A computed fold for a 100-nucleotide RNA from a Gemmatimonadota bacterium, annotated as TPP riboswitch aptamer (THI element). Rfam family: TPP riboswitch aptamer (THI element). Rfam's curators write: Vitamin B(1) in its active form thiamin pyrophosphate (TPP) is an essential coenzyme that is synthesised by coupling of pyrimidine and thiazole moieties in bacteria. The previously detected thiamin-regulatory element, thi box was extended, resulting in a new, highly conserved RNA secondary structure, the THI element, which is widely distributed in eubacteria and also occurs in some archaea. Analysis of operon structures identified a large number of new candidate thiamin-regulated genes, mostly transporters, in various prokaryotic organisms. The THI element is a riboswitch that directly binds to TPP to regulate gene expression through a variety of mechanisms in archaea, bacteria and eukaryotes. through a variety of mechanisms in archaea, bacteria and eukaryotes. It was read from a public genome assembly, where an Rfam model found it. The model forms 95% of the base pairs in the Rfam consensus. Taxonomically the source falls in Gemmatimonadota (Bacteria, Pseudomonadati).
[in-house]
RNA sequence: UGAAGCCGCCAGGGGUACCUCGGCGAACGCCGCGGUUGAGAAUGUCCCUUGGAACCUGAUCCGGUUAACACCGGCGUAGGGAGCGCGGCGUGACGCUCGG
Numbered sequence: 001u002g003a004a005g006c007c008g009c010c011a012g013g014g015g016u017a018c019c020u021c022g023g024c025g026a027a028c029g030c031c032g033c034g035g036u037u038g039a040g041a042a043u044g045u046c047c048c049u050u051g052g053a054a055c056c057u058g059a060u061c062c063g064g065u066u067a068a069c070a071c072c073g074g075c076g077u078a079g080g081g082a083g084c085g086c087g088g089c090g091u092g093a094c095g096c097u098c099g100g
Base pairs, nucleotide, nucleotide: 001093005089006088007087008086009085010083011049012048013047014046017036018035019034021032022031023030024029055080056079057078061074062073063072064071
């Protein structure tokens, strides 16, 4: 000097599913309490911002599991996808100087 990383601030991106029961309803569905998974289920700045699996497409996909479901895995070295942001701290590393 200062990758990464951490903190603060500003800006931006994203998801909100499934099911038991009850009610309404011709049905699709809607509402309410509750349950499952998860960081997050209109919920918390919850997560993510190119060193990008946050999230979307593929997908009314494939295998497994379940009351059910992207719940688990594949797909995925696939295709997309929002900051070279500002300030501070700062390791690895690099450079310079001195000594051995």